[in-house]
Order: sequence, then C1' cells, then structure tokens
RNA sequence: CCAAGAAAAAGCCAAAACGGUCAUGGGGCCGGGACGGAAAGCCAAGGAUCUGUAUUAAGAUAGCCAAGUUACCUUG
Repeated sequence: CCAAGAAAAAGCCAAAACGGUCAUGGGGCCGGGACGGAAAGCCAAGGAUCUGUAUUAAGAUAGCCAAGUUACCUUG
C1' cells in the first nucleotide's frame, strides 16, 4: 500500500417502545433503550421509497441499494 474478516481484544454507532419538543406532512432534535451493525462514519450528484402539489415547485430517508471518500483491530 492492497485485499479479506469480526474469532479475540480495545472500542464505536444505536432500531423500536416510551417521554419532551419542532413540523401541514414525510420526518428531525434531545432523553431513553438496544433490534441490530464491520463502516449503522461522511456524502442527497445516481436509483428506490415516502411526504407535498395535482399544472408544478419543493422536501425527507445514508439503519433502502449502489457509487465516492476517510477510518480502529486482526489475518494474508
């Protein structure tokens, strides 16, 4: 540097319920708690789904898929 893996070790993230709050809505944020994750880190330009309008605009989901990019440990 490249590839693979999560068995070990150190760690990391955090679904849903529930509570508060924002929002027309999809959903977001905080608390909470772990269903899960080997990128469940980032990224909304590509698909897909959802909201909205119905003549359109616009918005949301990265834990839907794929791409790009960065990264701990181990093995080769």

Model confidence (mean pLDDT): 80 of 100.
The RNA shown here (c-di-GMP-I riboswitch aptamer) has 76 nucleotides and comes from Desulfobacteraceae bacterium Eth-SRB2.
It matches the Rfam family "c-di-GMP-I riboswitch aptamer". Gene Ontology term of the family: cyclic-di-GMP binding.
It was read from a public genome assembly, where an Rfam model found it.